[in-house]
This is a predicted structure of a 138-nucleotide RNA (c-di-AMP riboswitch aptamer (ydaO/yuaA leader)) from Goekera deserti. The sequence was found by an Rfam model in a public genome assembly. The organism belongs to Goekera, within Bacteria. Its Rfam family is "c-di-AMP riboswitch aptamer (ydaO/yuaA leader)". Rfam's curators write: This family represents a conserved RNA structure found upstream of the ydaO and yuaA genes in Bacillus subtilis and related genes in other bacteria.
RNA sequence: CGCCGAGUCGCCCACGGGCGAGCCGGGGACCCACCGAACCACUGGGGUGAAUCCCGCUCCCGAGCACGAUCCGGGUGUGGGUAGGGCUGCUUCCGGCCCGAACCCGUCAGCUGACCUGGUAGGCGGCCAUCGGGAGAA
Numbered sequence: 001c002g003c004c005g006a007g008u009c010g011c012c013c014a015c016g017g018g019c020g021a022g023c024c025g026g027g028g029a030c031c032c033a034c035c036g037a038a039c040c041a042c043u044g045g046g047g048u049g050a051a052u053c054c055c056g057c058u059c060c061c062g063a064g065c066a067c068g069a070u071c072c073g074g075g076u077g078u079g080g081g082u083a084g085g086g087c088u089g090c091u092u093c094c095g096g097c098c099c100g101a102a103c104c105c106g107u108c109a110g111c112u113g114a115c116c117u118g119g120u121a122g123g124c125g126g127c128c129a130u131c132g133g134g135a136g137a138a
Stems, first nucleotide, its partner, number of pairs: 001125004008021005022120006032110001044108001045105004053081005059075004084099004090136006
């Protein structure tokens, strides 16, 4: 100086932090939506976030069974893809590259005005730009 991200700025401070502004999130009416299968096993539900969903394989549990198989449900591990997201140092388009996690609430929450309430972290890269090309602006 720049990138992901809401995560920046101002003032004060006893230097632990505090108060504001800005930005971000949660709860919360009418109206609207949901309220449509039954039985058994398995399986609570919800939030932040781009991070969802599908297929295959290994192992385990359950249902079923002629206690055999197939099939079905759930969990663990592991591959492939995918909704979606990021990267050009002015913007945008095309390509290329990458991500497609993690955490939280605690049995509880649809939307939602007034109202109530929380966060303001962390991580990474560069030294005319380390991602190429086209168009435009300045």